The RNA shown here (c-di-GMP-I-GGC riboswitch aptamer) has 85 nucleotides and comes from Oryzomicrobium sp.
Rfam family: c-di-GMP-I-GGC riboswitch aptamer. Gene Ontology term of the family: cyclic-di-GMP binding.
The prediction has a mean pLDDT of 91.
Lineage of the source: Bacteria > Pseudomonadota > Rhodocyclales > Rhodocyclaceae > Oryzomicrobium.
RNA sequence: GACGACAUUGGCAAACCCGUCGAAAGCCGGGGACGCAAAGCUGCGGGGCUAACGAGGAAACUCCAGGCCAGCCGGGCUGCCGGAA
Repeated sequence: GACGACAUUGGCAAACCCGUCGAAAGCCGGGGACGCAAAGCUGCGGGGCUAACGAGGAAACUCCAGGCCAGCCGGGCUGCCGGAA
């Protein structure tokens, strides 16, 4: 450097519930654990979500991201442990 054990120290925390913020997606705090060897950080590429404002429409709705998702995939940066390959 790479790799990932019925190893070791620990770490993170899905759904759901309560509360805050937000138009929403969703963030944050508390509880709670489905899972995760990067489920640490990063919106660079792909993809997904919401659609306030704005636009179209008779209406239902549709379009629109400089909003959001890192636990969707990939990339970049950083990191614990040390059996096997």